[in-house]
Predicted 3D model of a 535-nucleotide part of an RNA (large-subunit ribosomal RNA, domain I) from a Candidatus Nealsonbacteria bacterium.
Context: one part of a larger RNA
RNA sequence: CCACCUGGUGAAUGGCUCGGCUCGGAAGCCGAUGAAGGACGUGCCAAGCUGCGAUAAGCUCUGGGGAGCCGCACGGAGGCGAAGAACCAGAGAUUUCCUAAUGGGAAUCCCCACCGCAAUUGCUUCGCGCAAUGGGGAACGCCCCGAACUGAAACAUCUUAGUAGGGGCAGGAAAAGAAAGCGAAAUGCGAUGUCGUUAGUAACUGCGGGUGAAACCGAUACAGCUCAAACUGAAGGUCUUACGACCGAUGUGGUGUAUGGGCUGACGAUCAGCAUCUGAACGUCGUCGAGAAGUCUUCUGGAACGGAGCGCGAAACAGGGUGAAAGCCCCGUAUCGACGUCAAGUACGAUGUGAGUCAGUACCGGAGUAGCGGGGGUUGGAAAUCCUUCGUGAAUAUGGCAGGCAUCUACUGCUAAAGCUAAACACUCUCCGAGACCGAUAGUGAACAAGUAGCGUGAGCGAACGCUGAAAAGUAUCCUCAGAAGGGAGGUGAAACAGAGCCUGAAAUCAGGUGGUGAUGGAGCGACGGAGCAU
Numbered sequence: 001c002c003a004c005c006u007g008g009u010g011a012a013u014g015g016c017u018c019g020g021c022u023c024g025g026a027a028g029c030c031g032a033u034g035a036a037g038g039a040c041g042u043g044c045c046a047a048g049c050u051g052c053g054a055u056a057a058g059c060u061c062u063g064g065g066g067a068g069c070c071g072c073a074c075g076g077a078g079g080c081g082a083a084g085a086a087c088c089a090g091a092g093a094u095u096u097c098c099u100a101a102u103g104g105g106a107a108u109c110c111c112c113a114c115c116g117c118a119a120u121u122g123c124u125u126c127g128c129g130c131a132a133u134g135g136g137g138a139a140c141g142c143c144c145c146g147a148a149c150u151g152a153a154a155c156a157u158c159u160u161a162g163u164a165g166g167g168g169c170a171g172g173a174a175a176a177g178a179a180a181g182c183g184a185a186a187u188g189c190g191a192u193g194u195c196g197u198u199a200g201u202a203a204c205u206g207c208g209g210g211u212g213a214a215a216c217c218g219a220u221a222c223a224g225c226u227c228a229a230a231c232u233g234a235a236g237g238u239c240u241u242a243c244g245a246c247c248g249a250u251g252u253g254g255u256g257u258a259u260g261g262g263c264u265g266a267c268g269a270u271c272a273g274c275a276u277c278u279g280a281a282c283g284u285c286g287u288c289g290a291g292a293a294g295u296c297u298u299c300u301g302g303a304a305c306g307g308a309g310c311g312c313g314a315a316a317c318a319g320g321g322u323g324a325a326a327g328c329c330c331c332g333u334a335u336c337g338a339c340g341u342c343a344a345g346u347a348c349g350a351u352g353u354g355a356g357u358c359a360g361u362a363c364c365g366g367a368g369u370a371g372c373g374g375g376g377g378u379u380g381g382a383a384a385u386c387c388u389u390c391g392u393g394a395a396u397a398u399g400g401c402a403g404g405c406a407u408c409u410a411c412u413g414c415u416a417a418a419g420c421u422a423a424a425c426a427c428u429c430u431c432c433g434a435g436a437c438c439g440a441u442a443g444u445g446a447a448c449a450a451g452u453a454g455c456g457u458g459a460g461c462g463a464a465c466g467c468u469g470a471a472a473a474g475u476a477u478c479c480u481c482a483g484a485a486g487g488g489a490g491g492u493g494a495a496a497c498a499g500a501g502c503c504u505g506a507a508a509u510c511a512g513g514u515g516g517u518g519a520u521g522g523a524g525c526g527a528c529g530g531a532g533c534a535u
Base pairs, nucleotide, nucleotide: 001516002515003514004513005512006511007510008509014503015467016466019438020437021435022434023433024432025431026430027428028427029136030135037098038097039096040053041052042051044076045075048072049071059092060091061090062089063088064087068080069079070078103111104110105109112116119133120132121131122130123129140171141169142168143167144166145165151158155206181189182188193220194219195218196217203211204210224420225419226418227366231254232253235252236247237246238245239244260364261363262361263360264359265358266357267356273353274352275351276350277349283342285340286339287338288337289336290335294310295326296309297308298307299306311328312327313317319331320330321329371392372391373390374389375388376387377386399415400414401413402412403411454461455460474502477489478488479487480486
C1' cells in the first nucleotide's frame, strides 16, 4: 500500500404517517348586550401549549352517556364517582386589564367622581330623554384614485393596464335588472346576470406593435313591482297606560303607474297585484341510533389475523384496529330510522283591498333634462361607446327617443330625465368528503416549543428537530470505579447489535485483526579474481 473480517462514527435507503396539497359539496358574517386581537393571571407540585377568568384546566340547569375520572402529560401526593362522575349536545352564570375603547388621562397603568353614550348623526317635551354609527373579517364585490419596469427589437401616441398599489363602502354573496330594448325588418323576440358559441370576427390603432366587442343561437335560472303627477283634500302618522304633545296645506293619507292613468257615463263581479297572518314537503348537508355471520379442530410461532381441515353471513368482501396477512374478534360498512340544518318565513292557504270591458273627455305622464357646440377622459365603438367640464338649450302624447354618418319623409320599436327586486354565477377564514398528489432535504415556512428559536434600531427576515417494544415488562440485585458517568455479571423480552435522538442502518470515514505486497531472514545457481588441493 491492497483485500477481507470484527466493531465505531455516520446518516442514506426501505417501510410507516397524528401533517400538508388539490378538488368536490356544505356553510358563510362578528361588534357599544363591548368584537377580532392581545396583556396578565388561573393547577397540590406547573416552565410551555391547551382550556378558563378573582366563581379562573372551571360554576348552574336540561338531555344524552356510563364506570370510570382529575387536558397535552404514562410521576408523586391527594381526591371525585351508582345521591350517576368523566365525556358529548343545548341553554344560562361568571367573564381582570388593554383594545372601535367611548367619564378624564396613559405603552395593558392611574385619576376624578358616585356617576359618565367620548365623537358624529336622527328625533326631541331641549332633560343625553329615545335611537343609530364607529372597529374587525382569508379571498370574493361595487365605487374613487392610479404607476413603472416591460413590448414596440430605440422612443414619444400606443403597450404593460385601468393591471400592481392606495382609499371608501357593503354582503354572505355583491353588482345588474323589468326596455325612451333588440332588430336577420318580421305574421319576429320580450327584465338582468353567468356559461358556451359568435370570434381573435366587426371595429380601433405612429393602420406599427398590438388591442378587441355585441346581437342572434344553445344552456342555467326565472318574477315581477313601487313612486312622482292628474283627481281627492286631513279621511293620516309618531310617542304615550291615559290626558295629551308633536309631524303634516312647501300636502299626512287615498287614488295611480305604461296592457297608460285620471275624470264622466254605462257594463261587470271578487280573479291580477299589494298589505297582514298562518306556514309546509320532496330533497341537501351534518350529528347520532339499530345493524348479519367461527373466535371450531390442528401445525408453526413470543403472539395466528398464516398453513391444513370443517362451517356460516352477504342489500354488509368500503376501510381501519387487534401480539404476522381477519367478510364472520372490535370499530365500522349496506340498509333502515331519529334529531338538527339549509330549502324558507319560500310554496300552498286565510283575511282585507280590488281586477276588468266599452264609450266620451283631453286633466296628468319625471327640465337646466333631451339635443347642439368647444375641451378632456374612456371605449372595439369607427362621423356611429360611455362619462365629464364650459356654453347653449327644446317639445308635451297630434309630443318625444331609437332602428350604428348627417338631413328629410314614411314605416317599425319604445316611452328618458324617480325607485325596489329572489334564483341561476364569484370566493374559501370555516366544516365534511374524496384523490392514477407529497411522504420528513418531499408536502404548507411550520407532521416536533412554528411564525417558535434566532437575526435586525425598524419595516421585516426566519430555521432545524418524526419512528424502543405486542406490552415499559424502561434493566431488581451484585462487582468495578472518585462516581447519580461508564463498564462487567445478572434480570426482562421473540429479539437489547430493540436500552432511550432506541425500526431498518448504505457510503465517505476511524480503530483493531487476518492475509498479500514490500522489507528482513533462509536455501539454491553462478561469471571474474584470489587461495588451497589433485591431475